[in-house]
């Protein structure tokens, strides 16, 4: 000097605990703005947020209590491309330079 390696942001599943399940939550989708993003630079597929605009998923379930009434209350179960978190398991930067436990 050259090869291999490790790490962002997140993603999928598990699990916990919430919340919706009629009046059109939330996810997804368009459009435009703004932010983060291996340890440095510069960026992107991806990611977060604001606005806007089309769309319209998901038991009017069981028990049980109370009541003139019920789309109340509890409590089971089941449902949503829901939410948050986790000492958990895979999955992961596009070029430069850095990094080392190995050739």
């Nucleotide at each position: 000097g050259g090869c291999a390696g490790a790490g962002u942001a997140g993603g999928u599943g598990c699990c916990a605990u919430g919340c919706g399940u009629a009046g059109g939550a939330g996810u997804g989708c368009u459009u435009g703005g703004g932010g983060a993003u291996g340890g440095g630079a510069c960026g992107u597929u991806g990611c977060c947020c604001c606005a806007a605009g089309a769309c319209g998923a998901a038991a009017u379930g069981c028990c049980a209590u109370c009541u003139u009434a019920g789309a109340a209350u509890g409590g089971c179960u089941g449902c949503g491309g829901u939410a948050u978190g986790g000492u958990c398991a895979c999955c992961g930067c596009g070029u430069c330079c850095g990094c080392u436990a190995g050739c």

Overview
A computed fold for a 103-nucleotide RNA from a Halobacteroidaceae bacterium, annotated as THF (Tetrahydrofolate) riboswitch aptamer.